[in-house]
Context: one part of a larger RNA
């Protein structure tokens, strides 16, 4: 020194196991902010370092419900003081306080600070200084006082109200837009209008009621899934790239202006005894008239084209008012009755009732054995019970009947939301046909040229939708499209606008559910985790679970330079469960005993 057996030590595998993730499901919900959000400084507790609450009323204050015995939030046990059946603490409603900083908003600023001005008030001073309270920022939008150059007048300037901003995790819409990549290199082309910027918005958004789509016969706004179909096609016809019609589900819903013609009011022009004042007759009045602009209202809104004027036919409860008067006619209003219909479009706002629901909780069956082993019964044996509860934690090993619950049943003073029903509102109650008439029917539009850009569509025969410059229409006997272009046929009806469902997401609440994961796993974070720590900074970013049923966490003694470890000794089933604490594997490091060399 080395083998083998024992037996330690060190390590922290491994087994078990979970407080925590992850992934769906279904229902809420998508809140939020100048009444100062969200996110933050600093404070606040008898003692107070971290979390948690909370705001100088600071682990809380009022009040209204539940609840019913113990409480002064955790880590984390005592200890002081103390509070409660006059009902604490907890749980929910509704209120009040809520510092400073943050869109931060009186100015300023290096976030959490620094400093005003103006009413009021308040003690004090000779007077200030001081203290407390409100308001003072920007932009818009209505209103209204002012008020240059410059007469009117406007530009600017003051007041006083409303809004507004800033944030949010994905999903939308728009805008602007790459590259590694692929193509076995590369450049058209792919990646992709993808990522990352930047605006806006809503709970969804956007789309949407045919200038569509087909192909000879018809369909009937939007949109989302199945198919159609990896098809027709597009492509350095390379790599790649990829529709539509048509069927089939879901979900269903329509409408409103502009314009012609019309009334009212302002204005600007014209017109003065003419015109005109609904019609006819008669009297009458005297800027009432006319064109044009605007603004308010009626009408009107469509594609077997539609509306309007004009004419004529039919119809139409009842009152009642109007215009320069009388008489008749006609036309327009209102009102009552009658009938629809509403708060998600197609006007729009509230209030009661009910019902049903959120936001605390209540009740809720039904077992023993002085039996076995054992630390300990929920196990074993023997004998019962209940089930509309045999889901699932729990409790000293495995408990339907011990605990919490589970099935079912049951309940809100306050605030919310949905539904329904009345109230309220609003709308119809003069249209329909017919003929004429050609007034209207969205103009710097369509369309064309040139360039783009987007559709499966790379210019290609290249339509079709969109832009950016040019040029520039017509109004229904009219325009578009039906893939260059012509015919014919068929088709919609543009140059204005609203709209709910299927449908997309999940920061967030709730209820569940996983042939997910179980501590080098799952989330980066089961523990003071976005911490400690790195980095000027944008940022980067851990390591760290487990005594026992129960601290019962070792009284009392010894060894010692020792608040270290130890050895006895209690404890407890177990101390080789002793806090560096289940279980305790390799490497490695002792120690005995064999054999070898």
């Nucleotide at each position: 020194g080395g083998u083998a057996c024992a037996u330690g030590g060190u390590g922290g595998a491994u087994g078990u196991c979970u407080a925590g993730g992850c992934g769906c499901u279904g229902a809420g919900a998508g809140a939020c902010g100048a009444c100062g959000a969200a996110g933050g400084a600093c404070g606040u507790g008898g003692a107070a370092g971290a979390c948690u609450g909370c705001g100088a009323u600071a682990a809380g204050c009022u009040u209204c419900g539940g609840g019913g015995a113990g409480c002064u939030g955790u880590c984390a046990a005592a200890c002081a003081a103390g509070c409660u059946g006059u009902g604490a603490g907890c749980c929910g409603g509704a209120g009040a306080u809520u510092u400073c900083c943050g869109a931060a908003u009186g100015g300023g600023g290096a976030a959490a600070c620094c400093u005003a001005c103006u009413a009021u008030g308040g003690g004090u001073u000779a007077a200030u200084a001081c203290c407390a309270u409100a308001g003072u920022a920007u932009u818009g939008g209505u209103a209204u006082c002012u008020g240059a150059a410059u007469a009117u007048a406007u530009a600017g300037g003051g007041u006083a109200u409303c809004a507004a901003a800033g944030g949010a995790a994905a999903c939308g819409g728009a805008g602007a837009g790459a590259a590694g990549u692929g193509a076995a290199a590369c450049a058209u082309c792919u990646c992709a209008g993808u990522a990352a910027c930047u605006c806006c918005a809503g709970g969804a958004a956007a789309a949407g009621a045919a200038a569509g789509a087909a192909a000879u016969u018809u369909u009937g706004a939007u949109u989302u899934c199945c198919u159609a179909a990896g098809u027709a096609g597009c492509g350095g016809c390379g790599a790649g790239c990829g529709a539509a019609c048509g069927g089939g589900a879901a979900a269903a819903a329509g409408c409103c202006c502009a314009a012609a013609c019309u009334g009212g009011c302002u204005g600007u022009g014209u017109g003065u005894c003419a015109a005109a004042c609904c019609c006819u007759u008669g009297u009458g009045u005297g800027u009432u008239g006319c064109a044009c602009a605007g603004u308010c209202g009626g009408g009107g809104u469509c594609g077997u084209g539609g509306g309007g004027a004009u004419u004529g036919c039919a119809u139409a409860a009842g009152a009642u008012a109007g215009g320069a008067c009388a008489a008749g006619g006609a036309c327009u209003g209102u009102c009552u009755g009658g009938g629809a219909a509403g708060u998600u479009a197609u006007a729009a706002a509230u209030g009661u009732a009910a019902u049903u629901u959120u936001u605390a909780g209540c009740u809720g069956a039904a077992u023993a054995g002085u039996g076995c082993a054992g630390g300990a019964a929920a196990g074993c044996c023997u004998a019962a019970c209940c089930a509309u509860a045999g889901a699932a934690g729990g409790u000293g090993a495995u408990a339907g009947u011990c605990c919490u619950g589970u099935a079912g049943g049951c309940a809100a003073a306050a605030a919310g939301a949905a539904u329904u029903a009345c109230a309220c509102u609003u709308c119809c109650u003069u249209u329909g046909c017919a003929a004429u008439u050609a007034c209207c029917c969205a103009a710097g539009u369509a369309a064309c040229a040139u360039c783009c850009g987007u559709c499966u569509c790379g210019u290609g025969a290249a339509a079709g939708c969109g832009g950016a410059u040019g040029u520039g229409a017509a109004u229904u006997a009219g325009g578009g499209g039906a893939g260059u272009c012509c015919a014919c046929u068929c088709u919609c009806u543009a140059a204005g606008g609203c709209u709910a469902a299927a449908u997309a997401c999940u920061a967030c609440u709730c209820a569940g559910c996983g042939a997910c994961c179980g501590a080098u796993a799952g989330c980066g974070c089961a523990c003071u985790a976005g911490u400690a720590g790195c980095g000027c900074g944008a940022g980067c970013g851990a390591a760290a679970g487990a005594u026992g049923a129960a601290a019962a966490g070792c009284a009392c003694c010894c060894c010692u330079g020792u608040u270290a470890g130890g050895g006895g000794g209690a404890u407890g089933a177990a101390a080789u469960a002793g806090a560096a604490c289940c279980u305790g594997a390799a490497a490695u490091c002792g120690u005995g005993u064999a054999c070898u060399u």